[in-house]
RNA sequence: GCGCCCAUAGCUCAGCUGGAUAGAGUACUGCCCUCCGAAGGCAGGGGUCGCAGGUUCGAAUCCUGCUGGGCGCG
Numbered sequence: 001g002c003g004c005c006c007a008u009a010g011c012u013c014a015g016c017u018g019g020a021u022a023g024a025g026u027a028c029u030g031c032c033c034u035c036c037g038a039a040g041g042c043a044g045g046g047g048u049c050g051c052a053g054g055u056u057c058g059a060a061u062c063c064u065g066c067u068g069g070g071c072g073c074g
Base pairs, nucleotide, nucleotide: 001073002072003071004070005069006068007067010026011025012024013023019057028044029043030042031041032040050066051065052064053063054062
């Protein structure tokens, strides 16, 4: 330098044949329970979907560039 893959909540990930308030587990906070904890139950907070453009009535999803990470080739 070239090619491929990945980037979504603190963490691990789903969603990616374009459409409904963007989700799960775990963690965190509060309450219940308990002698106190753990476990369990209930509720809650937390996200510019890596960044910037483009296409579209509508983009996490499609296209382009860039950034970061991984792998391969030269």

The RNA shown here (transfer RNA) has 74 nucleotides and comes from Halomonas sp.
Its Rfam family is "tRNA". Rfam links the family to the GO term triplet codon-amino acid adaptor activity.